[in-house]
């Protein structure tokens, strides 16, 4: 210096909340709720925050499949109920290192971008260099991309040949690209072999886009009950009883039945299923209670085995707030850390972030101090 892991105040006293045991009292005006005692138990975290991901549970009554929208995610292999989360590993980059980071598919489908400098950012020609005409001076035609400005970057490198100068033009030898051979599951690697100069394709996709692979919505102020309260209807359908002029209608019920409603981003197809019967208007309530909530969970602890590891088998043990304007504190004594001082006697200050509100599984922020372990210099 770099990984990883603990505590972050403690003991006593007095006094004070809230819940739940037990016991009493009153009370029973609906649901149901109040008071009083203890003899007895418990009571805010590593993030409770942030609401960023991913699931338990609830409710929408219940399905396959395809197309298209949207969003996510994007090397390889594993773990996990899942994840955009972890474990191991490649590859690139930092960094002496131990480690840390990752915007890790695709640039021969396509369309965009590359300031400014520069001639020119992908069909390049300012200087330069070769030829040839020209008025010496200069000028103008072709050629050329090797050297030179500019830049992050100028479209492979070195050398030898070739040319009018020159260029992969042409050879070597490195790059590159392809295929192959050895290693590893696999991403990948290999001072291994072949072949290619038609060696074309710079960069950039957290730019648009391709391409695979995933993905219902809403949330405990979910939800379920109880009490309180409310139709004067109107219309369709079915249907059951009466009447009648017996095709049918009409009266009065009543919703089993199907005329019709019904599904998770839209649309469409298949198949079958359910319905509190289906619509229109217009009325009550939604300041009241109970459960949801004993928070039992893919949990916590700890001991075996197995795996590098994340983890995953097992076996034990414990039960660890529940409010609903919101309980979980408050005073004093002692030590206990850290800082300053000191006349060594003590004395001043100081103790971080920062509070549950379904529940777990991570990611990210915030954090005075104080310990430990292993690793590198």
């Nucleotide at each position: 210096g770099g990984c990883a892991g603990u505590c972050g105040g403690a003991u006593a006293g007095c006094u004070g909340c809230a819940c739940u045991u037990u016991g009493g009292a009153a009370g029973g005006g609906a649901a149901a709720a109040u008071c009083c005692a203890a003899u007895a138990g418990u009571g805010a975290g590593g993030a409770a925050a942030g609401u960023c991901c991913g699931a338990g549970c609830a409710u929408c009554a219940a399905a396959g499949g395809a197309a298209c929208a949207a969003a996510a995610c994007a090397c390889c292999g594993g773990a996990u109920a899942a994840c955009g989360u972890c474990c191991g590993g490649c590859u690139g980059g930092a960094g002496a290192a131990a480690u840390c980071c990752a915007c890790g598919g695709g640039a021969a489908a396509g369309u965009g971008c590359c300031a400014c400098a520069g001639a020119a950012a992908a069909u390049u020609a300012c200087c330069g260099c070769c030829u040839g005409a020209u008025u010496u001076u200069u000028u103008c035609a072709g050629g050329u991309a090797a050297g030179g400005u500019u830049g992050a970057a100028a479209a492979g490198g070195u050398g030898g040949g070739g040319u009018a100068a020159g260029a992969g033009c042409u050879c070597a030898c490195c790059g590159c690209a392809a295929g192959g051979g050895c290693u590893g599951c696999a991403a990948a690697g290999u001072u291994u072999c072949u072949u290619g100069g038609u060696c074309a394709a710079g960069g950039u996709a957290a730019a648009c886009c391709c391409u695979g692979u995933u993905u219902g919505a809403u949330g405990c102020a979910a939800g379920a009950c109880c009490a309180a309260g409310u139709u004067a209807g109107g219309g369709g359908a079915g249907u059951g009883u009466u009447g009648c002029u017996a095709a049918g209608c009409a009266a009065c019920g009543c919703u089993u039945u199907a005329c019709g409603g019904a599904g998770u981003g839209u649309u469409c197809c298949u198949a079958a299923u359910c319905c509190a019967c289906c619509c229109c208007a217009g009325a009550g309530g939604u300041a009241g209670g109970u459960c949801g909530c004993g928070g039992u969970a893919a949990g916590c602890u700890g001991g075996a085995u197995g795996g590098a590891g994340a983890c995953a088998u097992u076996c034990a043990g414990a039960u660890c707030a529940g409010a609903u304007g919101a309980a979980u504190a408050g005073c004093u004594a002692u030590c206990c850390c850290c800082u300053g001082u000191u006349u060594c006697g003590g004395c001043a200050g100081g103790g971080a972030c920062a509070g549950a509100a379904c529940u777990c599984g991570g990611c990210u922020u915030a954090u005075a101090g104080a310990c430990u372990g292993c690793c590198u210099u």
Predicted 3D model of a 377-nucleotide RNA (Bacterial RNase P class A) from a bovine gut metagenome. The prediction has a mean pLDDT of 76. The same sequence occurs in records of 2 taxa. The RNAcentral record of the sequence draws on MGnify. It matches the Rfam family "Bacterial RNase P class A". Rfam links the family to the GO terms tRNA processing, ribonuclease P activity and dimeric ribonuclease P complex.